Transfer RNA from Closterium sp. NIES-67, 74 nucleotides, folded computationally.
Taxonomically the source falls in Closterium peracerosum-strigosum-littorale complex (Eukaryota, Streptophytina, Zygnematophycidae, Desmidiales).
The sequence is in RNAcentral, with records from GtRNAdb and Rfam.
Its Rfam family is "tRNA".
The same sequence occurs in records of 2 taxa.
[in-house]
RNA sequence: AGCCGCGUAGCGCAGUGGAUUAGCGCGUUGGACUUCGGAUCCAAAGGUCGCGGGUUCGAUCCCCGUCGUGGUUG
Numbered sequence: 001a002g003c004c005g006c007g008u009a010g011c012g013c014a015g016u017g018g019a020u021u022a023g024c025g026c027g028u029u030g031g032a033c034u035u036c037g038g039a040u041c042c043a044a045a046g047g048u049c050g051c052g053g054g055u056u057c058g059a060u061c062c063c064c065g066u067c068g069u070g071g072u073u074g
Stems, first nucleotide, its partner, number of pairs: 001073007010026004028044005050066005
């Protein structure tokens, strides 16, 4: 340098036939329960869907560029 994959909540990940409210588990916070804690139950907060641009009435999803990361070829 070429090619391929990945980047979505604090962490691990799902979602993609373009429109469903952007979700699941763990964690965090508050509450219930408990002598306290753990477990369990209820609730809440938390996201520029890596970044920029384009197409579109509408983009996490399609296209282009770019950054990071892993692999591979030379």